[in-house]
RNA sequence: ACAGGUCUGAACCUGUAUAAAUAGUGUAUUAAGUUCAGAGCGGUGCGAAAGUGUUUAAACACUUUUGUGCGUUACA
Numbered sequence: 001a002c003a004g005g006u007c008u009g010a011a012c013c014u015g016u017a018u019a020a021a022u023a024g025u026g027u028a029u030u031a032a033g034u035u036c037a038g039a040g041c042g043g044u045g046c047g048a049a050a051g052u053g054u055u056u057a058a059a060c061a062c063u064u065u066u067g068u069g070c071g072u073u074a075c076a
Stems, first nucleotide, its partner, number of pairs: 001016005006039006025076004033041001043070012
């Protein structure tokens, strides 16, 4: 200098052409990804629609799309 830990800025850390990670203060905790502010990508509560499975059917479960909220926590 560049790249990476979801995005922007800053921080912390890692790597050297790679994009991961046992690192990112410690110990736990959470579905919630390193921290802060903002975001709301991922995640998640509720609703609607579609598909699949079980089923006489309803119901239930899973997946997808979409609307609307929430946006790990505690101690040192």
Pistol ribozyme, 76 nucleotides, folded computationally. The RNAcentral record of the sequence draws on ZWD. Model confidence (mean pLDDT): 86 of 100. Rfam family: Pistol ribozyme. For this family Rfam cites "New classes of self-cleaving ribozymes revealed by comparative genomics analysis" (Weinberg et al., Nat Chem Biol, 2015). Gene Ontology term of the family: catalytic activity.